[in-house]
Context: one part of a larger RNA
Molecule: large-subunit ribosomal RNA, domain II
Organism: Bdellovibrionota bacterium
């Protein structure tokens, strides 16, 4: 891992609710007991209901409270009771399978950790303590020198223990090894045998080690089906409705109550309910304002500071490009500012209109309180987030189908089944690819299209406004662009161009006390302006279309799905087509309700998770039933184009060799692709 097999709401006993049955102001028995008995009787103790009231006494269709005939509570106008089924509560393991843990008994030191008793082992090789001898040496020691000795948790290195780095080994040769290397190696040494300490206990040169591949408390049996608000699983078929992730509480936040939201049964029929329009009503947002509390610009006028100046003991006075209250005027900001104020929305209506029980009420049974995303207008954060909070809607959730190359949340559009019919909707019609190489009018040359901003730019289309101009303009060549004058000042200089002040006047067709280059200063070259050749438009300046630059990323073109496209991009307009489970045509099932004696028709529905309702199909056994039927072949198995909306049923052949259908009615050990489910085979 594949297959078989087995594997999860069950029993008791009280309750409550709904159906079904019996008796009915009464129902009804229980232990027992009689009996052949799965039958039947007998058994009346007891329970429930028939009267309540009140803490009691007590009263009593009425009590109680209270001074009370007064109000006020709770009662009284009658239906119950017992069995069965089913739903649901409750106690009990209570739907299954799962801890880590706790407690008590016990078994364990054949591993290991310590100890205790008794045994055995340690190749070789070096080193050379102390002590002694002899010399020497000293007053005597002492000390020197030699030799002798064999001393050490000495020294190098087998066996013997250990296990330091590496590398293989990691379904390993092995549930700790292998190989190269490396520590100890007379010792706190290594080892056999035998024995001693036990579980909150022992033992530990201590690492929370180790106590039999288990140790922050061993194993093992029982308390044991501990307990799990947590996690996984919970088995057949059709039909009918069909939620919620929201409030309030919670030692509560992933749980659980109520209550909103779904389901079923009754019940309740009103010009109910809901929708749109109408009429009343409520409000203080958007925007708007500045009349209020803020805040915040310039102006005038003008208290008060300040500053100079006069006077000056104090007092006073002038002034001022300073600072400024109130107050005018002009212009303006604000969620917690309003004189004002919509849209939308909210409640209300014996209005109109549409739809028809949707409303509401009792009762059973829920599930849900993790919600996502989009739009809108907020709040929070960075006017960041697939961020997060709250509102309204819509879609997912729970919802297929078409589109958007691909897609929970975006656009169309809500799947009962069938069909080689038909029309559309988003959205598309060159090709993949179903439909236009459709018509018509413009734009755009950047593959813009088919990512992006701030800014720059004689891209280019449109539509306005000014100005020059055939009394010749714009560009371009030609020419001239002068005198006073080197203008005053300053300065060495300062001559149109260092600076300052000032900008006259003449001749001109026109020429600034001068817009640049430039020189020490002068000079030189140009400019403004002017005429002269040409000759028909030139300049500026707004608004707007589509384009261009700004534009760099990581595996591979890779920012149209893609080919390619100059339209097959863009805007307009037109008329066709395509295309979905929409709609429509046909034929069929199937809930409701309506009509009908039926038949059967006529309207309205039939996506659906969590859930509720409803109707059924198979397995096992029982009773009818020692059934019908079987050796002329029963259950079981193989097969097969049959029926049935499905669970599933026929029936035929082979096979197996003995038991057994249908029906009708009961009880369940009643249905497995799934728990890292159990067992078994391979």
């Nucleotide at each position: 891992g594949u297959c078989a097999g087995c594997g999860a709401g069950u029993u008791a006993u009280c309750u409550u609710u709904g159906c079904a049955g019996g008796c009915g102001a009464g129902c009804u028995u229980a232990a027992g007991u009689c009996g052949c008995g799965g039958a039947g009787a007998c058994g009346g103790a007891g329970g429930c209901g028939u009267a309540g009231g009140g803490a009691a006494a007590c009263c009593g269709a009425g009590u109680c409270u209270u001074a009370a005939a007064a109000g006020g509570g709770c009662g009284u106008u009658u239906a119950g009771u017992c069995u069965g089924c089913a739903g649901g509560g409750a106690u009990a393991g209570a739907c299954c399978c799962g801890a880590a843990a706790c407690c008590c008994g016990g078994u364990g030191a054949u591993c290991u950790a310590a100890c205790c008793a008794u045994g055995g082992c340690c190749a070789g090789g070096c080193u050379g303590a102390a002590g002694c001898g002899a010399g020497g040496g000293u007053a005597a020691c002492a000390c020197c020198u030699u030799g002798u000795g064999g001393a050490g948790g000495g020294c190098c290195g087998a066996a013997c223990u250990g296990g330091u780095g590496g590398a293989a080994g990691u379904u390993g040769a092995a549930a700790a090894u292998u190989c190269c290397u490396c520590g100890g190696a007379u010792g706190a040494g290594c080892u056999g045998u035998g024995g001693u300490u036990a579980g909150g206990g022992g033992u530990g040169a201590a690492a929370g080690g180790c106590c039999a591949a288990u140790c922050a408390a061993a194993c093992u049996g029982g308390g044991u089906g501990a307990u799990a608000g947590c996690u996984g699983g919970u088995u057949c078929u059709c039909c009918c409705c069909g939620a919620a992730a929201u409030a309030u509480a919670u030692u509560u936040a992933g749980g659980u109550a109520u209550a909103g939201c779904c389901u079923u049964a009754g019940g309740u029929u009103a010009u109910a309910g809901u929708a749109u329009c109408c009429c009343g009503g409520a409000g203080g947002u958007a925007g708007a304002g500045c009349a209020c509390u803020g805040a915040a610009u310039g102006g005038g006028c003008u208290a008060g500071g300040g500053g100079u100046c006069c006077u000056u003991a104090c007092c006073g006075g002038a002034u001022u490009a300073c600072c400024a209250a109130a107050c005018c005027c002009a212009a303006c900001c604000a969620a917690a500012c309003u004189c004002c104020g919509a849209a939308u929305u909210c409640c209300g209506g014996u209005g109109a209109u549409a739809u028809g029980u949707u409303u509401c009420c009792u009762a059973g049974g829920a599930g849900g309180c993790a919600g996502a995303c989009g739009u809108g207008g907020g709040g929070u954060g960075a006017u960041a987030a697939g961020g997060u909070c709250a509102c309204a809607c819509g879609u997912c959730g729970a919802g297929a189908g078409g589109g958007a190359a691909a897609g929970a949340g975006c656009c169309c559009a809500g799947a009962c089944c069938a069909u080689c019919a038909g029309c559309u909707a988003a959205g598309g019609u060159c090709c993949c690819u179903a439909a236009g190489u459709u018509a018509c009018u413009g734009c755009u040359a950047a593959g813009u299209g088919g990512a992006a901003a701030a800014c720059g730019a004689u891209g280019u289309g449109a539509g306005g406004c000014u100005a020059c101009u055939u009394u010749g303009a714009c560009a371009a060549c030609u020419a001239g662009g002068a005198g006073g004058u080197u203008g005053g000042c300053u300065u060495a200089g300062a001559a149109g161009c260092a600076g300052c002040a000032a900008g006259c006047c003449u001749u001109u067709a026109a020429a600034g006390a001068a817009a640049g280059c430039g020189u020490a200063a002068u000079a030189g070259c140009u400019c403004a302006c002017u005429a002269g050749u040409c000759u028909a438009g030139u300049g500026g300046c707004c608004u707007u279309g589509c384009g261009c630059g700004g534009a760099a990323g990581a595996u591979a073109u890779a920012a149209c799905g893609g080919g390619g496209c100059u339209a097959a991009g863009c805007a307009g307009u037109a008329c066709a087509c395509c295309g979905a489970a929409g709609c429509u045509a046909u034929g069929g099932c199937u809930u409701g309700a309506g009509c009908g004696c039926a038949a059967g028709c006529u309207c309205a529905g039939g996506g659906g998770u969590a859930g509720g309702g409803g109707a059924g199909c198979g397995u096992u056994g029982a009773a009818g039933u020692c059934u019908a039927g079987g050796c002329a072949g029963a259950a079981g198995g193989u097969u097969g184009a049959c029926c049935g909306u499905g669970a599933g049923g026929a029936c035929a052949a082979c096979u197996g060799g003995a038991c057994g259908a249908a029906c009708u009615u009961c009880a369940a050990g009643u249905g497995a692709u799934c728990a890292u489910g159990c067992u078994g085979a391979c």